[in-house]
Context: one part of a larger RNA
RNA sequence: GGAUGAACGUUGGCUGUGUGCCUAAGGUAUGCAAGUCGAACGGUCCCUUUCUGAAUUCUUGAAGCUUCGGCUGAUAGUUUUCUUUUUGGGAUAGUGGCAAACGGGUGAGUAACGCGUAGAUAACUUGCCUCGAAGUCGGGAAUAGCUCACCGAAAGGUGGGGUAAUACUCGAUGGUCUCUAUUCACUGAAAGUGUUUUAGAGUAAAGUUUUAAUGCUUCGAGAGAGGUCUGCGUCCUAUCAGCUAGUUGGUAAGGUAAUGGCUUACCAAGGCUAAGACGGGUAGCUGGUGUGAGAGCACGGUCAGCCACCGCGGAACUGAGACACGGUCCGCACUCCUACGGGAGGCAGCAAUUAGGAAUCUUGCGCAAUGGGGGCAACCCUGACGCAGCGACACAGCGUGGAGGAGGAAGGUCUUCGGAUUGUAAACCCCUUUUAUAUGGGAAGAAUAGAUGACUGUACCAUAUGAAUAAGGACCUGCUAACUACGUGCCAGAAGCAUCGGUGAUGCGUAGGGUCCGAACGUUAUCC
Numbered sequence: 001g002g003a004u005g006a007a008c009g010u011u012g013g014c015u016g017u018g019u020g021c022c023u024a025a026g027g028u029a030u031g032c033a034a035g036u037c038g039a040a041c042g043g044u045c046c047c048u049u050u051c052u053g054a055a056u057u058c059u060u061g062a063a064g065c066u067u068c069g070g071c072u073g074a075u076a077g078u079u080u081u082c083u084u085u086u087u088g089g090g091a092u093a094g095u096g097g098c099a100a101a102c103g104g105g106u107g108a109g110u111a112a113c114g115c116g117u118a119g120a121u122a123a124c125u126u127g128c129c130u131c132g133a134a135g136u137c138g139g140g141a142a143u144a145g146c147u148c149a150c151c152g153a154a155a156g157g158u159g160g161g162g163u164a165a166u167a168c169u170c171g172a173u174g175g176u177c178u179c180u181a182u183u184c185a186c187u188g189a190a191a192g193u194g195u196u197u198u199a200g201a202g203u204a205a206a207g208u209u210u211u212a213a214u215g216c217u218u219c220g221a222g223a224g225a226g227g228u229c230u231g232c233g234u235c236c237u238a239u240c241a242g243c244u245a246g247u248u249g250g251u252a253a254g255g256u257a258a259u260g261g262c263u264u265a266c267c268a269a270g271g272c273u274a275a276g277a278c279g280g281g282u283a284g285c286u287g288g289u290g291u292g293a294g295a296g297c298a299c300g301g302u303c304a305g306c307c308a309c310c311g312c313g314g315a316a317c318u319g320a321g322a323c324a325c326g327g328u329c330c331g332c333a334c335u336c337c338u339a340c341g342g343g344a345g346g347c348a349g350c351a352a353u354u355a356g357g358a359a360u361c362u363u364g365c366g367c368a369a370u371g372g373g374g375g376c377a378a379c380c381c382u383g384a385c386g387c388a389g390c391g392a393c394a395c396a397g398c399g400u401g402g403a404g405g406a407g408g409a410a411g412g413u414c415u416u417c418g419g420a421u422u423g424u425a426a427a428c429c430c431c432u433u434u435u436a437u438a439u440g441g442g443a444a445g446a447a448u449a450g451a452u453g454a455c456u457g458u459a460c461c462a463u464a465u466g467a468a469u470a471a472g473g474a475c476c477u478g479c480u481a482a483c484u485a486c487g488u489g490c491c492a493g494a495a496g497c498a499u500c501g502g503u504g505a506u507g508c509g510u511a512g513g514g515u516c517c518g519a520a521c522g523u524u525a526u527c528c
Stems, first nucleotide, its partner, number of pairs: 001528004006524005013398006019391002021356001026354003030351003035098003040095002043092005053082003058077002063072003104310004114234008124226003129222008137171004146161006177202005184194003207214003235281003242272003247269008284306004288299004311332005334345004362388001364387003370384001371382004401431002404428001411422004436465006445455001472517005477498003483512005493500002
């Protein structure tokens, strides 16, 4: 000098773009952050339409009776409720499907095939999507919801009855599928590959709305995604020198989508190490960022890729995919509820709160855009995301006026008392209106034939008013740009280093003047 996710002090007008718990991976009240599909299913409820019957309110009042007051009350219309049947629509707790493994956060752990880079997989998997081939036949038994009964404070649970499906299950059919044996060709060191030959065994499906779709099953190919393995690279420490029994290798078996001590039994005695094993410390890695002429050195916040974790430790289930942040089970610590028997919870999601700290924001608006999940769709969900709010935290831009104006006014300061300086600075005169305020107009972002904008009456434009609303901070002995007076008297104090201050201090304090930067200026911390 440059830089920062900065903090502190003084000061502070505006706009845009970024950015904001670096500390306690400490604890958390409250709300929201993952749902969706009725075009899979049986119910339940509501509205509407049609039909059957019954009851009911009010009116009408034939006919009959009459003690002439009334009573019975056909018929016609009307009100309300229920029941049977029917049309169309809506809602939805449950079963079922897909999603929930993405998206979000954090960096505790990890010195490792974790990451980076280059390869291997003749050792592998793959839901949804795309393309191609073939198929989609016939049965069955349950169960939730519901209903009845019961237990419990609650969370929740038990038993009886009965019901549906794209839930479950049995059978049929089936090959370019799988397995066993066999034959041929090719490649290879080998395990292999092939629409080669033959024989045998085995495995499939689901419908829905509607007239055309969409699903379902099997096989093959692709795309994208992932698993595993290998070469090389990846901090400090020898005041860590020896480490290792599933340890190193083999055989066999198990296990996995798959190779492998991954696991087990048996056999052998190996394997690593001064090119630093083992141990200890520190640390997520990278693209990159800062600095530097470069070589390097330091760092890894925001954004992007990978990894790991989601109170701590362990485990599996479901599934194409998890050993799963807002799933399950067990243990531990902590918090909460309780009728004391027993239950509930996990903000390193977005806000917010408390604690810690020098220190880090709103319990905001919207799904309008982009993207994601579900759905044929309409649409629903989305604290991802888009916006707004707060903070001079950073960068960039703009402004706080411009031209003229000497009796060089007054005042201040210094003075050799003549004057010098503040200083064209002010006043004064002419002008402008960025900005500010007010009024009026007013987008793009929307993809469309039309509709649809949170931001937002925002950006921007026009008009009006009036210099009007807007300047500070540090420094002035040398390094280092900038000096005088007074006060103080080794005191009070200053200081990055050298040092300064003991009676003329350009170094302390104040004032005037000056220098540098400027909505900032200094200080501190850290890196080059």
Model confidence (mean pLDDT): 85 of 100. Predicted 3D model of a 528-nucleotide part of an RNA (small-subunit ribosomal RNA, 5' domain) from an uncultured bacterium. The RNAcentral record of the full RNA draws on ENA and SILVA.